[in-house]
């Protein structure tokens, strides 16, 4: 790195180091010297994997309890900050809604 497949309205943050950037991308609006980014410590939110309890199956393995755990990831300003392509609808340089596409995690595959 390509690709299948789910999820994306909820939820969680203080300190040191560090010193000017950050919010994927471009437009826009924002965050930031009242300290960006990174690291690093402790915390904490979730509950995709995974553990567990249970049904069914000859097994692989498929449910179920909107279950308990929290071991692998992840996440901890703003809806994925909103938009971009289309497409519908109004009062049509506008605003609404509704796909897709690109991104971000997780699980598998190459």
């Nucleotide at each position: 790195u390509c690709u299948u497949u789910a999820u994306c309205g909820a939820g969680a943050g203080u300190g040191g180091u560090g010193g000017a950037g950050g919010g994927a991308u471009a437009g826009g609006c924002c965050c930031u010297g009242c300290g960006a980014a990174a690291c690093c410590a402790c915390a904490g939110c979730a509950a995709c994997c995974g553990g567990u309890c249970u049904g069914c199956c000859g097994g692989c393995g498929c449910g179920g309890a909107u279950g308990c755990c929290a071991g692998g990831u992840g996440c901890u300003a703003a809806u994925u900050c909103c938009u971009a392509c289309c497409c519908c609808u109004g009062c049509c340089c506008c605003a609404g809604g509704g796909g897709a596409g690109a991104g971000a995690u997780g699980a598998g595959g190459a």
SAM riboswitch aptamer (S box leader) from Pelobacter sp. UBA6812, 110 nucleotides, folded computationally.
The coordinates come from a structure-prediction model, not an experiment, and the mean pLDDT is 83.
The source organism's lineage runs through Bacteria, Pseudomonadati, Thermodesulfobacteriota, Desulfuromonadia and Pelobacter.
Of the family's consensus pairs, 97% are formed in the model.